[in-house]
RNA sequence: AUCAGACACGAGGGAGAGACUGCUGCGAUGGCGGCAGCACCGAAGGGGCAAACAGGGCUGAUGUAAGCACUGUGAAACUCUCAGGUAAAAGGACUUCGUAUCUGCG
Repeated sequence: AUCAGACACGAGGGAGAGACUGCUGCGAUGGCGGCAGCACCGAAGGGGCAAACAGGGCUGAUGUAAGCACUGUGAAACUCUCAGGUAAAAGGACUUCGUAUCUGCG
């Protein structure tokens, strides 16, 4: 160098589910906002946990194993549905390409 990873910027791809109902404010209309209600979605964010490991305890044994419960660490695209979302727009986990920097191998 190539390759891999991290990170920044730029350009793309990117699902799901009510354009719901009532009251109300703004507005010429479309639409937007607030309150309330029922129904849904999971891919901003957030919460939860398995195996495993560790700690001490009990039983057991002289084998220093094994078993049991408790505590802690412990992942997600799983799960919850708090938040967010349910026409378009916006957002969107994840992902592709380009450029620069850093790290590793070399």

Glycine riboswitch aptamer from a Bryobacteraceae bacterium, 106 nucleotides, folded computationally. The sequence was found by an Rfam model in a public genome assembly. The prediction has a mean pLDDT of 81.